RNAcentral holds the full RNA, with entries from ENA. This is a predicted structure of a 252-nucleotide part of an RNA (large-subunit ribosomal RNA, domain VI) from Brevibacterium otitidis. Its Rfam family is "Bacterial large subunit ribosomal RNA". Taxonomically the source falls in Brevibacterium (Bacteria, Actinomycetota, Actinomycetes, Micrococcales). Its mean pLDDT, the model's own confidence on a scale to 100, is 87.
Context: one part of a larger RNA
C1' cells in the first nucleotide's frame, strides 16, 4: 500500500516447514527347531544412547552498583571508621535474569493406497496359470494422523461486537517503559494514572555493622543484637517523570 468505511476480538486452512533414529536386558523359553553344538519367529515388559523442544523447582555455572574477610598504597588533620587504585586488587558466598552439567517431555498408536513379494477365483489356451475381467494380504518408504507458521490463498476467506458521517470514528507522532528489542517492530501505560524511578513493608542473600559497655598487657573476644547492609524479586504508596500539544484521515 492492497483486501472499497474504520476498529477490536475469535477463527477456517489452500499451502509450507518440522518430527519419523536406535541399542541392551528380562519374559515367552532353554520352548519350537536341531543328533548335538546351538537356538528363534510372534507377543509382553524394563532400562538406556544420540537427537530435539520447553523450563529454572532441584543440582551446578555466571552474577563488574549485593554482603563479608583481607594485602599494599594514597587520601579524608590524627585515633577509630571509611573511600580511591592495584585483573571487580585478591578471597569466600550470592538475589533476579540468562543458562547446562540440571528438570520435564517427545519420536507413538491408528487408518488409507501401495513396492518387491505372497495369495483367491479365473479364462485366453477343456489342462495349468496371482491377471487378461474381478478380489485380498503386504514396508522404517507414500497420503493422513502429531507440532508450528499460514487469507499478499491479489482466489486477499468466515463469524461476533462496536464506532463515525467532518461538532470527525480511528490512526500516527510525543512521553514513561519491558514479559519485547540491533534499529524498526511488538506489549503495557500516559493524571479518570501504579508505566518507570524514589520511598515504605516483605522476601532472598550475606553473616553478626557502627557506636558504646565489659573482659584481656595486647592481638582479640563478648554483650547491646540472628545485628547491620542488601542489584534486578513480591506487595503497596502519586513524592518525581509520563505535562502540554501536533499531524493524517473514512466512495459524506
Nucleotide at each position: 500500500c492492497g483486501u472499497a468505511g474504520g476498529a477490536a476480538a475469535u477463527u477456517u486452512g489452500a499451502g509450507a516447514a518440522g518430527g519419523g533414529c536406535u541399542g541392551u536386558c528380562c519374559u515367552u523359553a532353554g520352548u519350537a527347531c536341531g543328533a548335538g553344538a546351538g537356538g528363534a519367529c510372534c507377543g509382553g515388559g524394563a532400562c538406556g544412547g544420540a537427537c530435539g523442544a520447553a523450563c529454572c523447582u532441584c543440582u551446578g555455572g555466571u552474577g563488574u552498583g549485593c554482603c563479608a574477610g583481607u594485602u599494599g598504597u594514597a587520601c579524608c588533620g590524627c585515633c577509630a571508621g571509611g573511600u580511591g587504585c592495584a585483573u571487580g586488587g585478591c578471597u569466600g558466598g550470592u538475589u533476579g535474569g540468562c543458562u547446562a552439567c540440571g528438570u520435564u517431555c517427545g519420536g507413538g498408536a491408528a487408518g488409507g493406497a501401495u513396492a518387491a513379494c505372497c495369495g483367491c477365483u479365473g479364462a485366453a489356451a477343456g489342462c495349468a496359470u496371482c491377471u487378461a475381467a474381478g478380489c485380498g494380504g503386504g514396508a522404517a518408504g507414500c497420503c493422513u494422523g502429531c507440532u508450528u507458521c499460514a487469507a499478499g490463498a491479489u482466489g486477499a476467506g468466515a463469524u461476533u461486537u462496536c464506532c463515525c458521517u467532518a461538532u470527525g470514528a480511528g490512526g500516527c507522532g510525543c512521553c514513561c517503559u519491558c514479559u519485547a528489542g540491533a534499529c524498526c517492530a511488538g506489549g503495557g501505560g500516559g493524571u479518570u494514572g501504579a508505566u518507570a524511578g524514589g520511598c515504605c513493608a516483605g522476601a532472598c542473600g550475606u553473616g553478626g555493622a557502627a557506636g558504646c559497655a565489659c573482659a584481656g598487657c595486647a592481638a582479640u573476644g563478648u554483650g547491646u543484637g540472628c545485628a547491620g547492609c542488601u542489584g534486578a524479586c513480591u506487595g503497596g504508596u502519586a513524592c518525581u517523570a509520563a505535562u502540554a500539544c501536533g499531524c493524517c484521515c473514512a466512495c459524506c